[in-house]
Context: one part of a larger RNA
RNA sequence: GAGUAACGAUAAGGGGAGUGAAAAACUCCCCCGCCGGAAGAUCAAGGUUUCCUGUCCAACGCUAAUCGGGACAGGGUUAGUCGGCCCCUAAGGCGAGGCAGAAAUGCGUAGUCGAUGGGAAACGGGUUAACAUUCCCGUACUACUUAUUACUGCGAUGGAGGGACGGAGAAGGCUAGGCCAGCACGGCGAUGGUUGUCCGUGUUUAAGGUUGUAGGCUGGGAGUUUAGGUAAAUCCGGACUCCUAAGGCUGAGAACUGAUGACGAUCUCAUUCUUCGGAACGAGAGAAGUGGUUGAUGCCAUGCUUCCAAGAAAAGCUUCUAAGCUUCAGGUAAUAAGUAACCGUACUGUAAACCGACACAGGUGAUCAGGUAGAGAAUACCAAGGCGCUU
Numbered sequence: 001g002a003g004u005a006a007c008g009a010u011a012a013g014g015g016g017a018g019u020g021a022a023a024a025a026c027u028c029c030c031c032c033g034c035c036g037g038a039a040g041a042u043c044a045a046g047g048u049u050u051c052c053u054g055u056c057c058a059a060c061g062c063u064a065a066u067c068g069g070g071a072c073a074g075g076g077u078u079a080g081u082c083g084g085c086c087c088c089u090a091a092g093g094c095g096a097g098g099c100a101g102a103a104a105u106g107c108g109u110a111g112u113c114g115a116u117g118g119g120a121a122a123c124g125g126g127u128u129a130a131c132a133u134u135c136c137c138g139u140a141c142u143a144c145u146u147a148u149u150a151c152u153g154c155g156a157u158g159g160a161g162g163g164a165c166g167g168a169g170a171a172g173g174c175u176a177g178g179c180c181a182g183c184a185c186g187g188c189g190a191u192g193g194u195u196g197u198c199c200g201u202g203u204u205u206a207a208g209g210u211u212g213u214a215g216g217c218u219g220g221g222a223g224u225u226u227a228g229g230u231a232a233a234u235c236c237g238g239a240c241u242c243c244u245a246a247g248g249c250u251g252a253g254a255a256c257u258g259a260u261g262a263c264g265a266u267c268u269c270a271u272u273c274u275u276c277g278g279a280a281c282g283a284g285a286g287a288a289g290u291g292g293u294u295g296a297u298g299c300c301a302u303g304c305u306u307c308c309a310a311g312a313a314a315a316g317c318u319u320c321u322a323a324g325c326u327u328c329a330g331g332u333a334a335u336a337a338g339u340a341a342c343c344g345u346a347c348u349g350u351a352a353a354c355c356g357a358c359a360c361a362g363g364u365g366a367u368c369a370g371g372u373a374g375a376g377a378a379u380a381c382c383a384a385g386g387c388g389c390u391u
Stems, first nucleotide, its partner, number of pairs: 013031006032388004040368004046348002050346001051075006060068002080141002082344003086119003092113003098107003122139005142340011153325002158320004166307004172300003177294005182203006188196001204262002208257003215250004219244008228236002263289001266285004271280003308311001354363002370382004
C1' cells in the first nucleotide's frame, strides 16, 4: 500500500421469548421466502465413527459463537428368509503332467479360481436418544437331519430335458397411484356475510393360504421298432400302427381368508412449560374405513408379431439307465421333533462426511416419481419433505 480488496452463487429475511459474561448467526414460537424429476426419499461405490447423549470453546469454522461434521467422555450397528460367505459358471487369471527356452521364464491340457450373471425361503404393525424385513407382537415360508407310519427298484462325476437369453413394434387384460362422490368426526370464524349445494381432517391394512380367471403355449394316450445321443437305457431323437376330442403346462389380477386382529382423525386424563392463544411428552379410549371414474414407463410378458447382423455358460431342478446293491442300504409321501453357523448392518451418500490441497458455484452409478395447467420426466405454482446457501 491499507484497515483497502476479499469474506465462495442475488433462495431473504423479520419479530418475540429463552440460554448466556456476551446473541444478526445457537434453541423454541409466529410470520416471510426458496427447492419440489429436487436443494425430497431409498440403495451401490467410496469414506470409516463423521451417528446419539452430556460437558467444553484454546485451535479448526474465511466474522461472533452459548453452536458444530471441532475437543473430551460415555453410549450405539442384534438376521434360517436382506446382502455376502456357500453351489455354479463368463471374460480373464493360475496351472499337476506336457511343449518351448541357455536360464529367468513363456504357452497350455486335466483341473482350480473368478460376478458385473444363474441358484431355497417374510411380510404387516409396534418399539429406541441412537438399530431394525435383524429386537417385540401377530401371521408365514424354506432347506436339511432324525424318528414313526405306509408304499416301494434304488443308484452318476455319464445320457437327455430344462435352466436359456437379440433388436424393433403393436394391441389387449390388469394393478399401483390419482380424482370425485358417499360415509365418519370436528368447526360456525377478532371485519358486512357464512346451519350451507359450507369449511377442515380421515376414509389404511401385507406376505402367506384357498381358488385357477383375462390371456399365452401345446393336440392327447397306448403299442411296436430303431444305423443316432462315445457304453447302457423304460429317457431324448427317428420311423410305423391303433385309439381319442378336450387333455395338459403356464399365468397377472380379482374374490374369500389372513383380520372378532392391526392402524386410525379425534377425544379423555396426568406431568412439564407457557406470551394464557397454546405447546411438548406419557397413558388410556377409539368413529368411518364404501362406491364410481381415471390410469401407468409397473405386472401378465423371458409373452405375441416382425427383422437380420441370428443374439453366454454351468450348476441347482426333472428324467434315464451303467458299475453296484437288492432281508440291508436307498427312494417316495405324511406326521412329529430338531438344526440353520460365520461376516456386513451406525452415519454420509447430486455431498461440508466420496474424487477435486479447502466446510471448493466442478465431477459422481441405480431406484421412487403426489396435485393444478400441459403431449410431456418440458415449464410455472404447490404437497410430503427439506432448506434461506457461516460475515
Molecule: large-subunit ribosomal RNA, domain III
Organism: Cellvibrionaceae bacterium